[in-house]
Context: one part of a larger RNA
RNA sequence: UUGGGUCUAAAGCGUUCGUAGCCGGUUUGGUAAAUUUUAUGUGAAAUCGUUGGGCUUAACCUAACGUCGUGCAUGAAACACUACCAAACUUGAGACCGGGAGGGGUUAGAGGUAUUCUAGGGGGAGCGGUAAAAUGUUAUAAUCCCUAGAGGACCACCAGUGGCGAAGGCUUCUAACCAGAACGGGUCUGACGGUGAGGAACGAAGGCUAGGGGAGCAAACCGGAUUAGAUACCCGAGUAGUCCUAGCAGUAAACGCUGUGUGCUGAGUGGUGCAAAUUCCCCGUGGAUUUGCAACGCUUAAGCGAAGGUGUUAAGCACACCACCUGGGAAGUAUAGUCGCAAGACCGAAACUU
Numbered sequence: 001u002u003g004g005g006u007c008u009a010a011a012g013c014g015u016u017c018g019u020a021g022c023c024g025g026u027u028u029g030g031u032a033a034a035u036u037u038u039a040u041g042u043g044a045a046a047u048c049g050u051u052g053g054g055c056u057u058a059a060c061c062u063a064a065c066g067u068c069g070u071g072c073a074u075g076a077a078a079c080a081c082u083a084c085c086a087a088a089c090u091u092g093a094g095a096c097c098g099g100g101a102g103g104g105g106u107u108a109g110a111g112g113u114a115u116u117c118u119a120g121g122g123g124g125a126g127c128g129g130u131a132a133a134a135u136g137u138u139a140u141a142a143u144c145c146c147u148a149g150a151g152g153a154c155c156a157c158c159a160g161u162g163g164c165g166a167a168g169g170c171u172u173c174u175a176a177c178c179a180g181a182a183c184g185g186g187u188c189u190g191a192c193g194g195u196g197a198g199g200a201a202c203g204a205a206g207g208c209u210a211g212g213g214g215a216g217c218a219a220a221c222c223g224g225a226u227u228a229g230a231u232a233c234c235c236g237a238g239u240a241g242u243c244c245u246a247g248c249a250g251u252a253a254a255c256g257c258u259g260u261g262u263g264c265u266g267a268g269u270g271g272u273g274c275a276a277a278u279u280c281c282c283c284g285u286g287g288a289u290u291u292g293c294a295a296c297g298c299u300u301a302a303g304c305g306a307a308g309g310u311g312u313u314a315a316g317c318a319c320a321c322c323a324c325c326u327g328g329g330a331a332g333u334a335u336a337g338u339c340g341c342a343a344g345a346c347c348g349a350a351a352c353u354u
Stems, first nucleotide, its partner, number of pairs: 004325003007308002012322001014202004021195003025089007033082001035078008048066007092192001093189003096185003104178007111155002116150007126137002163170002207248006216242002222236003259321006266300005272294009303310002327354003337346003
C1' cells in the first nucleotide's frame, strides 16, 4: 500500500455553523462530455506458444505463423446509467398559519429562609470541639433567649431514569426582549438538500489581567492533636479563590468512553408534549381510555458481537460524507512553528529499549 477497524482491546474532533470538495429525489425532451460497441492506423526488437531448419544431441541460434503489448489517435454508431442544457413535479428541505409545552438565552426589578457581624434587652459560667483531647473563645460578660439593623452568597420543600438546550449547561417570583423544537393544517416556494478538509463561533471547573465586592466555605500558610515520623486524614484559625463588571485563556472521565444525515427490519411496557376519537363529569384551561406523531426510559425476538452486552434512541441491514487508529515504553516528551500577559494550548517526532 491493499485490506481491516474506532462502546470496553489502538482509534469519533468538546459542540455547532459553514467555504472548497465529495455525494444527491421524481418525470419528460435534447446534447453526447463520460460510458458501451465498432472500423482504421499505430502499438520496436528480444521474450512467449506452435511447426520447421542449423550446430553429432541438448542448451543455443534461426525462419514462418500466432499470441502479447491490457494503450493511444482518428472516424462511425447507441443513449440505459452518470454529466450538461431546457421544461415540469412534490414526497426531501424551507416558508406560512393555529393553539399549546419548556430550570432555552439576555437584561432589569422584587422576594425568601439560614449563616455571620453590629446595637439594645434578658441571663451569669462556662462555651466550643473530638474516638478522646488540646489549640481556640469567655467576668472588657461569651455560649444561650428576645428585638432591631447591616451585608454577601444561595434559592430548601415542589423535584421526577421529569423538562429545555448544539454541546458546555440551565431551577425563588415578575416583566421586557431574543431564539429553538414538537404537534396540527397542507396555504406557498419547488431539490433550494446531506456531509464538511481548511475556517469561524460557543465552550464546566480551575487559572490570568484590571476595577469592584467579600457573609459562608476554603487551596496555600499557621497552630492543636494523631503518629516511629505525619509536609496527611481529625480539630481551631485563615489568604487567594468562590460573587459582579470588562477582557484573556480554550482545556476535562467536555462520557452514551458510541461522528453526522437518510432509508429498511419484530414485540411488550412506562412517564412527557401536541393532536384526534370515544366516554365520564362537580361542565373547568377537568378526569379516564384508545389511536397517531415527537422526544425521553425500561424489558426482550431476530440479527450482531470475543464476550460483557446491544437490540426501531442499534453496537442489525445498507448508502453518503468527515475525523481518527496501526505493539508497549521513551512521550503527548524534544525540536521548529502558530497562539497566549503568563500558566500553558495546538501541531508533534526520533535515538534507544522491549
The part of an RNA shown here (small-subunit ribosomal RNA, central domain) has 354 nucleotides and comes from a Candidatus Woesearchaeota archaeon. The sequence was found in a public genome assembly. Its mean pLDDT, the model's own confidence on a scale to 100, is 86. Its Rfam family is "Archaeal small subunit ribosomal RNA". The family is grouped with related families in Rfam's "SSU clan".